Overview:
Transfer RNA from a Clostridiales bacterium, 76 nucleotides, folded computationally. Rfam family: tRNA. Rfam classes the family as a transfer RNA. Lineage of the source: Bacteria > Bacillati > Bacillota > Clostridia > Eubacteriales.
RNA sequence: GCUGGCGUAGCUCAGUCGGCAGAGCGAGCGAUUCGUAAUCGCUAGGUCGAGGGUUCGACUCCCUCCGCCAGCUCCA
Numbered sequence: 001g002c003u004g005g006c007g008u009a010g011c012u013c014a015g016u017c018g019g020c021a022g023a024g025c026g027a028g029c030g031a032u033u034c035g036u037a038a039u040c041g042c043u044a045g046g047u048c049g050a051g052g053g054u055u056c057g058a059c060u061c062c063c064u065c066c067g068c069c070a071g072c073u074c075c076a
Stems, first nucleotide, its partner, number of pairs: 001072007010025004019056001027043005049065005
């Protein structure tokens, strides 16, 4: 330099044939307990890496860029 994959909640990841953003763990609160743990219930938490384009509508499609990972490689 080229190719591919990934980037979504604090963490691990779903959601991708365009139509309400989710789960588990963690956190807070409550129930239970003499108390703690465990268990159960509820709640909060997101500019979906950044910018632009297409569209009535984009996490999803297109373009550019950024970060991480892997692979490939000519000439000299």